[in-house]
């Protein structure tokens, strides 16, 4: 870093240290000196790898490897459909994680 599957309306924060930008990217709409991204402790979601059970399909669990802990991936972007013209569905795309095989 490019490839193959899978998943996303749920869930779950304090402190410390720092000092200005941050929500992948482009519009919009939002966070933010009541201190944001980041790092660090610790605390917690989850349960993909894992472990146990168990023909299968599942149940069940959390030592350990990842990941997460403002907003549905915040929301759309492309194509299509429906609309009361306000939006909604329904595919897809690109982003993100895990697993896997280059």
């Nucleotide at each position: 870093u490019a490839c193959u599957u899978a998943u996303a309306a749920a869930g779950a924060g304090a402190a410390g240290c720092g000092g200005a930008g941050g929500g992948a990217c482009u519009g919009g709409c939002c966070c933010u000196u009541u201190g944001a991204u980041g790092c660090u402790u610790c605390a917690g979601c989850a349960a993909c790898c894992c472990c146990a059970c168990u023909u299968a399909g599942g149940u069940g669990g959390a030592a350990g490897g990842u990941g997460c802990u403002a907003a549905u991936u915040c929301c759309a972007g492309c194509a299509g459909g429906c609309u009361u013209c306000a939006g909604c569905c329904u595919g897809g795309g690109a982003g993100a994680u895990a697993a896997g095989a280059g």
Molecule: SAM riboswitch aptamer (S box leader)
Organism: Alkalicoccobacillus porphyridii